[in-house]
A computed fold for a 361-nucleotide RNA from a Bacteroidota bacterium, annotated as Bacterial RNase P class A. It was read from a public genome assembly, where an Rfam model found it. Its Rfam family is "Bacterial RNase P class A". Rfam links the family to the GO terms dimeric ribonuclease P complex, ribonuclease P activity and tRNA processing. About the family: Ribonuclease P (RNase P) is a ubiquitous endoribonuclease, found in archaea, bacteria and eukarya as well as chloroplasts and mitochondria. The organism belongs to Bacteroidota, within Bacteria.

RNA sequence: CCUAUCAGCCGGGUUAUCGUUUGGCCUUAGGCCAAAAGGAAAGUCCGGACAGCACAGAGCAACACACCGGUUAACAGCCGGCUCCUCACUUGUGAGGAAGAGACAGUGCCACAGAAAAUUACCGUCUCGCCUUGGUGGGAUAAGGGUGAAAACGUGAGGUAAGAGCUCACGGGUCUUUGUAGCAAUAUAUUGAUUGGGUAAACCUUGUGUGCUGUAAUGCCACGUAUACCAGCGUUCGAGGGCGGCUCGCCCGAGCUGAAGGGUAGGCAGCAAGAUUGUGUUAGCAAUAACAUAGCCAGAUAAAUGAUGACCAUCCCAAUUUAUUGGGAAACAGAAUCCGGCUUAUAGGCUGAUAGAUAUU
Numbered sequence: 001c002c003u004a005u006c007a008g009c010c011g012g013g014u015u016a017u018c019g020u021u022u023g024g025c026c027u028u029a030g031g032c033c034a035a036a037a038g039g040a041a042a043g044u045c046c047g048g049a050c051a052g053c054a055c056a057g058a059g060c061a062a063c064a065c066a067c068c069g070g071u072u073a074a075c076a077g078c079c080g081g082c083u084c085c086u087c088a089c090u091u092g093u094g095a096g097g098a099a100g101a102g103a104c105a106g107u108g109c110c111a112c113a114g115a116a117a118a119u120u121a122c123c124g125u126c127u128c129g130c131c132u133u134g135g136u137g138g139g140a141u142a143a144g145g146g147u148g149a150a151a152a153c154g155u156g157a158g159g160u161a162a163g164a165g166c167u168c169a170c171g172g173g174u175c176u177u178u179g180u181a182g183c184a185a186u187a188u189a190u191u192g193a194u195u196g197g198g199u200a201a202a203c204c205u206u207g208u209g210u211g212c213u214g215u216a217a218u219g220c221c222a223c224g225u226a227u228a229c230c231a232g233c234g235u236u237c238g239a240g241g242g243c244g245g246c247u248c249g250c251c252c253g254a255g256c257u258g259a260a261g262g263g264u265a266g267g268c269a270g271c272a273a274g275a276u277u278g279u280g281u282u283a284g285c286a287a288u289a290a291c292a293u294a295g296c297c298a299g300a301u302a303a304a305u306g307a308u309g310a311c312c313a314u315c316c317c318a319a320u321u322u323a324u325u326g327g328g329a330a331a332c333a334g335a336a337u338c339c340g341g342c343u344u345a346u347a348g349g350c351u352g353a354u355a356g357a358u359a360u361u
Base pairs, nucleotide, nucleotide: 002356003355004354005353006352007351008350009349010348012312013311014310015309016308017307018306020036021035022034023033024032025031026030038332042343043342045341046340047339048338049337050214051213052212053211057248058247059246060245062210063209064208065207066206067081068080069079070078071077082100083098084097085096086095087094088093089092101205102204106203107202108199109198110197122145123144124141125140126139127138128137129136130135131134153171154170155169156168157167158166172195173194174193175192178189179188180187181186218269219268220267221266227260230258231257232256233255240252241251242250276295277294278293279292280291281290282289283288314329315328316327317326318325319324
């Protein structure tokens, strides 16, 4: 210098003329000033603010979370650490991942292959008998071989007819005692017991937690009118209602439901000054917090935030005097109550880490 992978950031700017919308001021149908679509505005996945219902609750069901600590308004987010797994190589480091409680409460499942997937014997080994040059029957065996992802904890020695934790020594796994370090998860050493695994993103068990709906929420004003008529149910022997499901309980209750008919469709608020933005200092590994200081950066309602010209920035191509000229291109995408996250899309450029190749020293 190039390539690949991973992670992160940016993703246009200045000015002139005209135009659109909002807010403010004024000499008021005009003038002036200020401002005006993102890193994801997308998905509607998570958590909230806010509004309404309830204030009488209890149980079941359902759903969510699940190593430890911190952060936050809150979170299944983010930060740090522990354990396990994967990859790489410099062998203890780097990067990445985890839906990370429980398999000793119970029920399931582990295809095919294999004798057998948990108490089974295919080959083999030992032994006894029969027949004879090799076969067959009985008994013992689980050390050797085969199958498989996995085959009754491993290695060695002794022992045995041959073998086996049968015995011994040293180890492994699981649970456990005690010490040290740490807030803790854990790490390390140690005591005792025990010895088929895996699977809970299978059913399940344990622990903790959860009210719902949603800005078309909700509140106010104006206008207009007929709940007329019919039917069913109900009126304290209670229909119906109390904004996720069921049961019980408690409370309200004279209307409710169906059909049919009449009136209206306008306006204001909610609506953007916020769990807000920038800078600096301090604390912290960090996420983040506190303090100081400066600032106000859309609010539409069929939905504005634009068009044109010039210059600059980025990328591509060509030429060439090697720093100039000319031409072209520019991704994903468009606020609608708001905020904090997550996920997905993305031309081009920049930064960092790791790996590889080439050249030079």